[in-house]
Context: one part of a larger RNA
RNA sequence: CUCUGGUGAAGGAACUCGGCAAAUUAACCUCGUAACUUCGGGAUAAGAGGUGCCUGCGCAAGCAGGCCGCAGUGAAAUGGGUCAAGCGACUGUUUAACAAAAACACAGGGCUCUGCUAAAUCGCAAGAUGAUGUAUAGGGCCUGACACGUGCCCGGUGCUGGAAGGUUAACAGGAGGGGUUAGCGCAAGCGAAGCUCUGAAUCGAAGCCCCAGUAAACGGCGGCCGUAACUAUAACGGUCCUAAGGUAGCGAAAUUCCUUGUCGGGUAAGUUCCGACCUGCACGAAUCGUGUAACGACUUGAACACUGUCUCCACCAGGGACUCG
Numbered sequence: 001c002u003c004u005g006g007u008g009a010a011g012g013a014a015c016u017c018g019g020c021a022a023a024u025u026a027a028c029c030u031c032g033u034a035a036c037u038u039c040g041g042g043a044u045a046a047g048a049g050g051u052g053c054c055u056g057c058g059c060a061a062g063c064a065g066g067c068c069g070c071a072g073u074g075a076a077a078u079g080g081g082u083c084a085a086g087c088g089a090c091u092g093u094u095u096a097a098c099a100a101a102a103a104c105a106c107a108g109g110g111c112u113c114u115g116c117u118a119a120a121u122c123g124c125a126a127g128a129u130g131a132u133g134u135a136u137a138g139g140g141c142c143u144g145a146c147a148c149g150u151g152c153c154c155g156g157u158g159c160u161g162g163a164a165g166g167u168u169a170a171c172a173g174g175a176g177g178g179g180u181u182a183g184c185g186c187a188a189g190c191g192a193a194g195c196u197c198u199g200a201a202u203c204g205a206a207g208c209c210c211c212a213g214u215a216a217a218c219g220g221c222g223g224c225c226g227u228a229a230c231u232a233u234a235a236c237g238g239u240c241c242u243a244a245g246g247u248a249g250c251g252a253a254a255u256u257c258c259u260u261g262u263c264g265g266g267u268a269a270g271u272u273c274c275g276a277c278c279u280g281c282a283c284g285a286a287u288c289g290u291g292u293a294a295c296g297a298c299u300u301g302a303a304c305a306c307u308g309u310c311u312c313c314a315c316c317a318g319g320g321a322c323u324c325g
Base pairs, nucleotide, nucleotide: 001320002319003318004317005316006315007314008313010311011310014309019306027051028050029049030048031047036041038145052067053066054065055064056063057062068072080304082302083301084300085299086298087296088295092104093103108143109142110141111140112139113138114137120129121128122127146291147290148289149288151221152220153219156218157217158214159213160212161211162210165209166208167207172202176198177197178196179195180194183190184189222240223239224238225237226236249283250280261277262276263275264274265273
């Protein structure tokens, strides 16, 4: 010097990204215990006091008297607690070996497919799963307890339904044309039948076009100008565009660029935090919206207790390094 422990004056988070680490607390008995709440909880809330030994009484719990120490859960084991906010309801699950979470799952909700030789899935098939189940069942997708809610748009894409018309494959069809040549013709040439090559019209399903429906399907949810008896603002009006122009609720937010927005709170001092405002660059309703008791090795802020985290280091014990051998 380093590691693992131990102790520390005064101060007590001034350390630091951050109380990381350490310390505090701790067992049992008694008293006592708030907001909030889904009435179960919250709760060991918080906060206080007690605890040894001997004698007597008592079934015991304990009561009374006495005794000792600095100290009686005499060692060890053995919760620090509080307030506020975000996210996720919860217990669970996860990146074996850098991530445990706000991610996944979840009960609950919804849409959709499936009538049984079910749909879906594996397989070339046989066959199997689904299921020795039968729509209170099974598959797919989304959401994610609970409470209150879930607005408008079907123009695009998708899905479902429709069948009048348009388009349309093979097949069917065979007009017409070519090759060949019996024959005809003086020749040029014409050319039956057969064989062969080709082939128009016509007929022709689904699909697509078309017509409807459908958003807890994929998704989307405007601009400009004017206007009130101070000013400002605009309930109101005009105009353009759209399929429709964002409703309720929330909002500088895990979303706010400008931004350390502005105001209030907390601090002596606060880019964080909490409460408001709304000018939402670029919230918004099952890619759910807003709340929410309980819960969390989650994230953020505050204060209490406590401390070598620090002011500022010191000493002790043991291991190593190091020196000598």

Large-subunit ribosomal RNA, domain IV from an uncultured Fibrobacterota bacterium, 325 nucleotides, folded computationally.
Its Rfam family is "Bacterial large subunit ribosomal RNA".
Its mean pLDDT, the model's own confidence on a scale to 100, is 88.